[in-house]
């Protein structure tokens, strides 16, 4: 210059599953956590959906539904970047 997230308060909003020999083992940021994720600049999350295709032991995952319908903010700090000068090593 300028753009970008990051951190604090306080406040709201959300999901919690799958597979098992019941030991435990997958995926995730959390599989009930004083925890983690999201908060309109919103795919956190819910509906459609017991939803199509591709993967998977299954869930998950992945592409389609999907400029589809819904969904919860207010306050403060610091800083990082990028150029350009001039010093210094």
């Nucleotide at each position: 210059u300028c753009u970008c997230g990051u951190c604090c308060u306080a406040a709201g909003g959300g999901g919690u599953g799958g597979c098992u020999u019941c030991g435990g083992c997958c995926u995730g940021a959390g599989a009930a956590a004083c925890a983690c994720c999201c908060u309109u600049u919103g795919a956190a999350c819910c509906u459609g959906a017991u939803c199509c295709g591709g993967u998977u032991a299954a869930u998950a995952c992945u592409g389609g539904c999907g400029u589809a319908g819904g969904a919860a903010u207010a306050g403060g700090a610091a800083g990082c970047a990028u150029c350009u000068u001039c010093a210094g090593u």
TPP riboswitch aptamer (THI element) from uncultured Pseudohongiella sp., 89 nucleotides, folded computationally. It was read from a public genome assembly, where an Rfam model found it. Its Rfam family is "TPP riboswitch aptamer (THI element)". From the family's description: Vitamin B(1) in its active form thiamin pyrophosphate (TPP) is an essential coenzyme that is synthesised by coupling of pyrimidine and thiazole moieties in bacteria. Its mean pLDDT, the model's own confidence on a scale to 100, is 76. Lineage of the source: Bacteria > Pseudomonadati > Gammaproteobacteria > Pseudomonadales > Pseudohongiella.